[in-house]
Context: one part of a larger RNA
Formats: sequence, C1' cells, structure tokens
RNA sequence: CUGGGUGUAAAGGGAGCGUAGACGGCGCAGCAAGUCUGAUGUGAAAGGCAGGGGCUUAACCCCUGGACUGCAUUGGAAACUGCUGUGCUUGAGUGCCGGAGGGGUAAGCGGAAUUCCUAGUGUAGCGGUGAAAUGCGUAGAUAUUAGGAGGAACACCGGUGGCGAAGGCGGCUUUCUGGACUGAAACUGACGCUGAGGCACGAAAGCGUGGGGAGCAAACAGGAUUAGAUACCCUGGUAGUCCACGCUGUAAACGAUGAAUACUAGGUGUAGGGGGUAUAGACUCCCUCUGUGCCGGAGCAAACGCAAUAAGUAUUCCGCCUGGGGAGUACGGCCGCAAGGUUGAAACUC
Repeated sequence: CUGGGUGUAAAGGGAGCGUAGACGGCGCAGCAAGUCUGAUGUGAAAGGCAGGGGCUUAACCCCUGGACUGCAUUGGAAACUGCUGUGCUUGAGUGCCGGAGGGGUAAGCGGAAUUCCUAGUGUAGCGGUGAAAUGCGUAGAUAUUAGGAGGAACACCGGUGGCGAAGGCGGCUUUCUGGACUGAAACUGACGCUGAGGCACGAAAGCGUGGGGAGCAAACAGGAUUAGAUACCCUGGUAGUCCACGCUGUAAACGAUGAAUACUAGGUGUAGGGGGUAUAGACUCCCUCUGUGCCGGAGCAAACGCAAUAAGUAUUCCGCCUGGGGAGUACGGCCGCAAGGUUGAAACUC
C1' cells in the first nucleotide's frame, strides 16, 4: 500500500462554520483530455519462456518463434468521466401565511426559605448522634412575634415533555436576536454534500484583576469511631461556589453509536402543525408532515442486542484503530500567567 474494522473487544474528532480537495440531479448539442479501437515506428543484443538442432549425455552452444503488457505518431468511436454551451425542476435556497418552544443577550421586578441584626414575650436548656462529645446558651440561647439587611436558588406546574450544533437551557415582565416546523405553492435554477488545515463555540474544576459572600463547602481545626483512622459520622470553617472582564480548552464532553442522501413488514404512546368525515358544538374517528419514546419482523450481530431516530441495504466525504505493559510517559515543536494542554516515540519486557 492492499485488505479488514471503529455501540460494549483497539478504534467516531466534544461540537459547529467553512478553505483547498474529493464526490455530485434530469435533458439536448459540441469537443475529444481520460476511455475504447485500427495502422505505422520503436521497444538493441545477450539472458528468460516455448519449439527444434549440435557436442555419447548434461552443463554449454546454435536456430526459429513468441513475448517485451511500454512509448511516440497517425486514422477513427462518443456510451461513461471530463470540458464548453444551452435548457429543466424533483435536490438546495429565497420570499409569503401561521402557530409552538427552559434557544441566546441585556435590564427590571417577585414570593417562599436559610442566615444575620434590632426589639418584644419567655426560661434552661439547645444542638447533634448508632451512642456521644466538641459547639451554642443565665452577658438570656433554642422556641415564638414584629421590623430590617444581604446573597444565592427559583417549590408546585414538571412530563423517557420542550428548545439548542454540542456544552447546555427552568420564577415573572420587557429589549434585541438565532434556529426549527406546518401550509400554499410565487421566485432562483444544481447554487449541493463532505471537509485536511483554519476560525469561532465549548460543563465542572482551575488561573488573573476588581467586586460580592446568605447557604453550602475542598484545605484546615476540634469531637467521636478505631488496634490505628491523615477517612466514613458530628461541630466549626477558608479558598471556591455568585457578578464583570480576560485566560484555560479538558470530561464516562456518552446514544461509549461522525456527517449527508436514498430505500426496506408492523404495533403503540407523546409534542408541534396541516387536511378530511361526522356533528349545533366539543369529544371522537381517518389521513399526513416534523420531532421524541417503547415494543417488534426481515436483515444484521461473537453475543448482548440494533431494528425507518439501524448496529439493515447502498453511495459520498472526513476522523480514528492495528497485541498487553512501558505510556498518553520521555524528548522536541506549538499553545498557556501558571496549572497544564496538544502533537507523540523508543529501549526494555510479557
């Protein structure tokens, strides 16, 4: 390289946009680069191969043939690929109608609860556990009532329900704004798909600067437990968790399942639309599109299972895998303030 793979055995990039490249709908006409075909030239000889011949055989030598699958020139073919021109509407997109949504951004507002402060009532306990103790409390706690402060999160609705490319998104109102879907068919006319590099996004933790700090809580301290207990349990408690701006760029970033298109029995939920039958209307029933679940047949699969949301049948493009350990380590490069990330071996060993 070919071949084989990639849900769980090694292997899908965390996810998107998109450059080069690869691949690409239905007609007609032309060209002839790829492709096919004829001819000519060349493809040295020797060697090798096939058939003969000569040394008594063989090795060796000689003759003939074929081959040298190539290259160049030239005559033709036009189905396919390509190129050029022209046309089409099914792919793709634009515009229109309409409803759904925790999609994003910024600002404002709200109630419940925890904590703290002040004041009233009130008295000896509270708290905590398997049991305790540390802790809090006669300087009046816990409990309870009223007032106030502040921060964070939004009970019920809430749902294998919705939205988003993924990460993710949930009180209410407003601002700005992205996407998807149904319908009707007006417009453009292949404008498509994928996508090495690249760019921007990317939970939590962590980092920088400045704020904020109620609750929770790494570290830490104390009390228990225990043979010990650098833990599990308890009382405290600082970073952090929150906000703004910047960095980091990783996760079991999971459906452990890349993206796109087409096709291939059924059954049953659910969300958002559309159409129809019937009806006073609603419920209901039927059809259909998009999404999201469960079950199941063919087929696939080592099995588990997947099964129109495929792990089925095919095509296109990208990423990745090639025994375990050493090791996602070392060295070097690139990135980062650092932590570290990314790229990524070998010796040796089984």

Background: The part of an RNA shown here (small-subunit ribosomal RNA, central domain) has 350 nucleotides and comes from an uncultured bacterium. Its mean pLDDT, the model's own confidence on a scale to 100, is 87.